[in-house]
RNA sequence: UCAUCCCGCGCGGGAGAGCCCUGACGCCGGACCGGUGACGGACCGUCGGCGAGCAGGGCGCCGAAGGGGCAACCCUCCCCGGAACCUCUCAGGCACCAGGACCGCGCGGGCGAG
Numbered sequence: 001u002c003a004u005c006c007c008g009c010g011c012g013g014g015a016g017a018g019c020c021c022u023g024a025c026g027c028c029g030g031a032c033c034g035g036u037g038a039c040g041g042a043c044c045g046u047c048g049g050c051g052a053g054c055a056g057g058g059c060g061c062c063g064a065a066g067g068g069g070c071a072a073c074c075c076u077c078c079c080c081g082g083a084a085c086c087u088c089u090c091a092g093g094c095a096c097c098a099g100g101a102c103c104g105c106g107c108g109g110g111c112g113a114g
Base pairs, nucleotide, nucleotide: 005110006109007108008107009106010105011104012103013102018059019058020057021056022055023054025051026050027049028048029047032041033040034039060094061093062092066090067088068087069086073082074081
């Protein structure tokens, strides 16, 4: 000076899976007011309707934070230890955003072959 490996930070990429009911809230129409009328105005108390959002509930679903299980394999063999995107779905998630295993680049630290 520094390969590989490990850790942290920054940047970029990065999958899957949702419906229903009730309520609140907001909005639209009828009803209300004016007008012969076209139409204009006012209001969310009532009736009907709408809602990627809010609250509660029901049922369903997803796997790639984390966690549990089996295990190829690694540690020259054994023990110990490590170990999947497999599996479970406890946790988490099921518009967008966010998060996100993992991948790439850069920086810093550790180990330290040569």
This is a predicted structure of a 114-nucleotide RNA (Glycine riboswitch aptamer) from Streptomyces sp. NP160. The coordinates come from a structure-prediction model, not an experiment, and the mean pLDDT is 76. RNAcentral holds the sequence, with entries from Rfam. Rfam family: Glycine riboswitch aptamer. Rfam describes the family as follows. This family represents the bacterial glycine riboswitch. Its family is annotated with glycine biosynthetic process in the Gene Ontology. NCBI's taxonomy places the organism under Bacteria, Actinomycetota, Kitasatosporales, Streptomycetaceae, Streptomyces.